[in-house]
């Protein structure tokens, strides 16, 4: 460099109600690279706008305390917090949809 494969998880139980997996109690989930092992540190991706379809631009949530240690906002203990857009008989991180898509990137072949 070319080709190719892979590449996101989660409402169980209960309450009110005509109606909610959307509200309330409780439950559950955590993409990729870096770094002492990270949803909350640094950076990236998804989403949005434009586009000559190569890209360009904008935007981009949330954590503290204690312990161990050479080293950890990453481990251990404790207590918190966060989560695109559109849809819906009723407000969605978890349902449905764009998406059999895209993609940070990871592996393989030559």
């Nucleotide at each position: 460099a070319u080709c190719u494969u892979c590449g996101g998880g989660g409402c169980a139980g209960g309450g009110c109600g005509c109606a909610a997996u959307u509200c309330c109690c409780u439950a559950c989930c955590g993409g990729c690279g870096g770094u002492a092992u990270a949803g909350u540190c640094c950076g990236c991706g998804a989403c949005c706008a434009c586009u000559u379809u190569g890209g360009u631009g904008a935007a981009u949530g949330a954590a503290c305390c204690g312990g161990u240690g050479c080293a950890a906002u990453u481990c251990c203990g404790g207590u918190a917090c966060c989560g695109a857009c559109a849809g819906u008989u009723a407000c969605a991180g978890u349902c449905u949809g764009g998406a059999u898509g895209a993609g940070a990137g990871a592996g393989g072949a030559u």
The RNA shown here (FMN riboswitch aptamer (RFN element)) has 110 nucleotides and comes from a bovine gut metagenome. It matches the Rfam family "FMN riboswitch aptamer (RFN element)". Rfam links the family to the GO term FMN binding. From the family's description: The RFN element is a highly conserved domain that is found frequently in the 5'-untranslated regions of prokaryotic mRNAs that encode for flavin mononucleotide (FMN) biosynthesis and transport proteins.